Context: one part of a larger RNA
Formats: sequence, C1' cells, structure tokens
RNA sequence: CUGGGUGUAAAGGGAGCGUAGACGGUGUGGCAAGUCUGAUGUGAAAGGCAUGGGCUCAACCUGUGGACUGCAUUGGAAACUGUCAUACUUGAGUGCCGGAGGGGUAAGCGGAAUUCCUAGUGUAGCGGUGAAAUGCGUAGAUAUUAGGAGGAACACCAGUGGCGAAGGCGGCUUACUGGACGGUAACUGACGUUGAGGCUCGAAAGCGUGGGGAGCAAACAGGAUUAGAUACCCUGGUAGUCCACGCCGUAAACGAUGAAUUUUAGGUGAUGGGGGAGACAGGGGUUUUUCGAGGCCGUCACAAACGCAGUAAAGUACUUCCACCUGGGGAGUACGUUUAGCAAGAAUGAAACUC
Repeated sequence: CUGGGUGUAAAGGGAGCGUAGACGGUGUGGCAAGUCUGAUGUGAAAGGCAUGGGCUCAACCUGUGGACUGCAUUGGAAACUGUCAUACUUGAGUGCCGGAGGGGUAAGCGGAAUUCCUAGUGUAGCGGUGAAAUGCGUAGAUAUUAGGAGGAACACCAGUGGCGAAGGCGGCUUACUGGACGGUAACUGACGUUGAGGCUCGAAAGCGUGGGGAGCAAACAGGAUUAGAUACCCUGGUAGUCCACGCCGUAAACGAUGAAUUUUAGGUGAUGGGGGAGACAGGGGUUUUUCGAGGCCGUCACAAACGCAGUAAAGUACUUCCACCUGGGGAGUACGUUUAGCAAGAAUGAAACUC
C1' cells in the first nucleotide's frame, strides 16, 4: 500500500459555509470518449512455458507450438457510464397562508438580595468552627428602621420542556434580524449530496488598550489542623470575573457516535402545527388521525460484552463523499530561517532507546 476498522479497545475534524474534485432522479433521440466485439499490423531474437529431438542420462544444445494478457489502424454494437439536444416532477428551491420558540444584535426599563454611605433606636458583644483563633466592636459593632450610592446576576415559572450548525441561549419592553416547522400545490425544472485546500464562527482561562469594580475570588497574608501542612477548614484579599474594541483558537468543544440518502415490530408519556368526530358551549378540555422536533422501554438485527434500536440506529445498503487509526512507552516531546500569534501557547510532528 492493500485489507480491516473508528460509542467504551488505536481511530470522527469543535462547528458551519463553500472552491477544486468525487458521486448523482425520470423519459425520448443523436454521438460513440469509456465499454463490448470482428479484422489487419505490430508485440525482435534469446530466455520462460508445453511438447518432441541430440550429446549413454542430466546439466547443456536444439525443432515446433502457444504465449507475450499490450499498442496502433480500421469495421461494427448502443444496454450501462459519458456527452449533446429535448421533455418531465417525485429530489432541491421559490411563492402564498399560519402558529411556536431562553435563536441573534442593539437600546431602554424593573424588583428581590449582597456590600458600602448617612441618620434614628439600642448595648456588649458579633462573626466563625469539629472545637477554636486570626478578624470586627464602647471612636458604639452585630441587630433593627428610614433614606441614598453602585455593580453584578435575574428566585418562583422551570420541565430527561424550548431554540440554535456547534460554542451556547433564561427578568420585562421595543426596534432590526436568521432559521426550523405545518398547510397549500401557484412557480423554477435536477438547480442535488459530500467537500481536500480556503473562509467564517468558536466555552472558560489568558493577552493588548480604555473604562468599571457590589459580590465572588487564583496569587498573597494571617489564624487553625498536623509529625510536617507551601493543602483541605476559617478571617482577609489582588489580578480576574463585568463593558467597549482588538487578539488567542483550545476543552471530557461528549451522544467520547462525521455529513447525506434508502429501508426495518411495537409500547409509553410529553412538545409545535394540520385534519376529522361527538357533547358541552363561544373558549378550553375529551377522543382519533397526520407531519415535524425531543425522551424512556423494547422485538428482529447488530455487538467481545456493556449496550444500540422509526431521534432516520451502533440494524439494513455491491449507496455517495470527507476526516482519522495501524502495539505500549519515549511523545503530542525534540527538530524546522516551518505556519499564524503581542505573548502565553497553538498547528504540523519524528527518531534513538526500551518493553
């Protein structure tokens, strides 16, 4: 390399958009590049193979045959691939109608709580722990009442509930805006799938500049614990956490499960639409059916087992495309005028040696 694999054994890219490429629906006609087939030429000889012959045999020498699976020219076939033309509507998209949603961005507003400040009441403790102490307090704390300041987060609702490609998204209102879904079948007519490179997005921490700073809290300080205690516990506390703009580009970025398509028993509750039914009544509930998304249980099948299983599966498929794996450690390390980065670090990524 091939083969075989990738939920947990090594292995799915963090996610999307999309270029080249690869693959691709139905009918009809043309062409004949691939494909199939006939002919001709060529495919040197030797060697090899098959079968004979000659040295007493053999090695060796030698006759004949076939082979050389190829290439070129030329005649034909037209199912499939390709290509050109034409037509179609099921794939895909658009339109129209409709409801659902913490989808996104920006602005504004709200109440509870913590902290701080001011004032009142009030007096000796408060706080904290396994127990304490550090700490705060007669310069009046804690508690309580009133007023004010400021920042951050949004209790209940809240749900194996919703939305988003992933990261993620939760007080309320407004503006702008993306997507999905149901119904309809008016329009386009294969416009599709995947996607190396590429581009964009991407939690937390971290970095740059300027703001902000209530609470929390790496570092740090003190008090305990302990043989020690650079910890766990306690009292403090700075970066940071927040905002704007710009970087970083990683996570157990997880469903440890790439995307798309085909197809395969059921049961159960819950979610967003549509249709039907009957009764009460003008609004929800009841029942049934259908499409979409999200759970649990489970037959077949699969699986080493665990388990998975109408959530398009971890089943099925001569399906399509991409990514990745190839014993453990060394090592996600070293090296490089490598790539991008302010740096931190990221990406790429060995070998000796060893078992």